[in-house]
Context: one part of a larger RNA
RNA sequence: GAAUCAACGCUGGCGGCGUGCCUUAUACAUGCAAGUCGUACGCGAAAGCGGCCUUCGGGCCGCGAGUAGAGUGGCAAACGGGUGAGUACCGCGUGGGUGACCUGCCUUCGAGUGGGGGAUAACCUUCCGAAAGGAGGGCUAAUACCGCAUAACAUCCCGCCCUUGGAUGGGUGGUGAUCAAAGUCGGGGAUCUUCGGACCUGGCGCUUGAAGAGGGACCCGCGUCCGAUUAGCUUGUUGGUGGGGUAGCGGCCUACCAAGGCGACGAUCGGUAGCCGGCCUGAGAGGGCGGACGGCCACACUGGGACUGAGACACGGCCCAGACUUCUACGGGAGGCAGCAGUAAGGAAUUGUUCGCAAUGGGCGCAAGCCUGACGACGCAACGCCGCGUGGAGGACGAAGAUCUUCGGGUUGUAAACUCCUGUCAAGCGGGAAGAACAGCAUGCGGGUUAAUACCCCGCAUGCCUGACGGUACCGCUGAAGGAAGCCCCGGCUAACUCCGUGCCAGCAGCCGCGGUAAUACGGGGGGGGCAAGCGUUGUUC
Numbered sequence: 001g002a003a004u005c006a007a008c009g010c011u012g013g014c015g016g017c018g019u020g021c022c023u024u025a026u027a028c029a030u031g032c033a034a035g036u037c038g039u040a041c042g043c044g045a046a047a048g049c050g051g052c053c054u055u056c057g058g059g060c061c062g063c064g065a066g067u068a069g070a071g072u073g074g075c076a077a078a079c080g081g082g083u084g085a086g087u088a089c090c091g092c093g094u095g096g097g098u099g100a101c102c103u104g105c106c107u108u109c110g111a112g113u114g115g116g117g118g119a120u121a122a123c124c125u126u127c128c129g130a131a132a133g134g135a136g137g138g139c140u141a142a143u144a145c146c147g148c149a150u151a152a153c154a155u156c157c158c159g160c161c162c163u164u165g166g167a168u169g170g171g172u173g174g175u176g177a178u179c180a181a182a183g184u185c186g187g188g189g190a191u192c193u194u195c196g197g198a199c200c201u202g203g204c205g206c207u208u209g210a211a212g213a214g215g216g217a218c219c220c221g222c223g224u225c226c227g228a229u230u231a232g233c234u235u236g237u238u239g240g241u242g243g244g245g246u247a248g249c250g251g252c253c254u255a256c257c258a259a260g261g262c263g264a265c266g267a268u269c270g271g272u273a274g275c276c277g278g279c280c281u282g283a284g285a286g287g288g289c290g291g292a293c294g295g296c297c298a299c300a301c302u303g304g305g306a307c308u309g310a311g312a313c314a315c316g317g318c319c320c321a322g323a324c325u326u327c328u329a330c331g332g333g334a335g336g337c338a339g340c341a342g343u344a345a346g347g348a349a350u351u352g353u354u355c356g357c358a359a360u361g362g363g364c365g366c367a368a369g370c371c372u373g374a375c376g377a378c379g380c381a382a383c384g385c386c387g388c389g390u391g392g393a394g395g396a397c398g399a400a401g402a403u404c405u406u407c408g409g410g411u412u413g414u415a416a417a418c419u420c421c422u423g424u425c426a427a428g429c430g431g432g433a434a435g436a437a438c439a440g441c442a443u444g445c446g447g448g449u450u451a452a453u454a455c456c457c458c459g460c461a462u463g464c465c466u467g468a469c470g471g472u473a474c475c476g477c478u479g480a481a482g483g484a485a486g487c488c489c490c491g492g493c494u495a496a497c498u499c500c501g502u503g504c505c506a507g508c509a510g511c512c513g514c515g516g517u518a519a520u521a522c523g524g525g526g527g528g529g530g531c532a533a534g535c536g537u538u539g540u541u542c
Base pairs, nucleotide, nucleotide: 001542002541003540004539006538007537008536009535010534013388014387015386016385017384018383019381020380021346026344027343028342030341031340032339035075036074037073040072041071043069048063049062050061051060052059053058082299083298084297091224092223093222094221095220096219097218098217101216102215103214106212107211108210109209110208111207112206113205114148116146117145123138124137125136126135127134128133154178155177156176157174158173159172160171161170162169183204184203185202186201187200188199191198192197225271226270227269232262233261234260237259238258239257240256241255242254243253244252274296275295276294277293278289279288280287281286301322302321303320304319305318324335325334326333327332352378354377355376356375360374361372362371363370364369391421392420393419394418401412402411403410404409425483427478428477429476430475431474435469440464441463442462443461444460445459446458447457448456486531487530488529489528490527491512492511493510497526498525499524500523501522507514508513
């Protein structure tokens, strides 16, 4: 000098864009942060209103409403959001490999979707418990569950061929063996009908293949901090065979066999640390850092475990153990903010218990839509960067005051006053956005599908509807210089000098050093220098 997730002191007008617990991965009150689908399924209220009856207590019926609601089922909940504890590791980065692999939703292409069965929650009822909850009996549905049929370029088995260093890959054949499915919502002329429908047709689904895209898993080369005042380390250890396990290779696990494997090119041990794109500095080489944003990893009170699932060994799921908090009828229960706000504690120190789903994105749904503390916004903080303002022009051989003085005068100083002008920002008043186009609805037209001018789908045109921010940005008008400057320094380094006070005292200080009676170095005044809504100090990095 530059930089900073900064803090502290003094000061403080406005705006834009960013950033904001670096400390205790400490403990958490409260609210919200993951739901959705009635076009999978069976149930199904109440308040209130109206009517009828009444022994005046009430009862019944209709609307409310097939609504609210819980339940079965499907998909999502493995994303998004947080944190950096652990980890020196194929964790990350980079480049490869899989002749050792998986993949829900999505896209393309092919085939199919036939016919049956038995349950169960909800509900009703009996009971146990303080509660959380639980047990028994009875009824019922499905795209829930289970057989059967059919089925191949799927899987297994047996052959042949091709590629290759090597088939566990690809192709092809087999009388072989094994494995599927679910419906639901619309429209319809003729025909049939037990009047339910059959039948035809469309949308969304379902099953089974092939491929793709995107995602994931594993393996390998190289790179990845400090310490030798850590020199030896290792028994599933190193390799093999058989078996198990996995999506898959593998000591991943297991039995047996062999005795290997690593290490001064630093093993092992100890310390520290999430890694990277990047950021800071520097002419560069390099050094330091990894906050915000983006990618990867790890974690979710601590430790362990599996279940479900395409995907987890799962932050707002489950089980066990532990610590802690909490309810209890003492028998037994409940909980996990390193999500968004917020609280306490710690600390030099870090914000609102705000608004909205209007946009972008995500989940579910045919859709309308619902959910979304992701996100979009607003708020607080000079924490940072950037921009603007606090007026402009004229105005005296120069007011007053202050200060210095060689007492002549000098300086403050065109500075002020005064005259003219301007109107940024702030204030008041008025107007007032873009961000919105989709989706949807209505009408019209064209096309696809189809027996069809139904339905459905696609496209186009016109109209209607949707804004948290926000009456904000922006624009105009009004009046008025009016409301808006401080901080540090002045001995040398280093730009900037004098007076008074003090008297090795009080004090200053980054280094050298000042101060013991004329101190440009302490404190104050005047003057000056620097930066400026900031200026200094401290910490840290180069």
The part of an RNA shown here (small-subunit ribosomal RNA, 5' domain) has 542 nucleotides and comes from a Vicinamibacteria bacterium. Its Rfam family is "Bacterial small subunit ribosomal RNA". NCBI's taxonomy places the organism under Bacteria, Pseudomonadati, Acidobacteriota, Vicinamibacteria.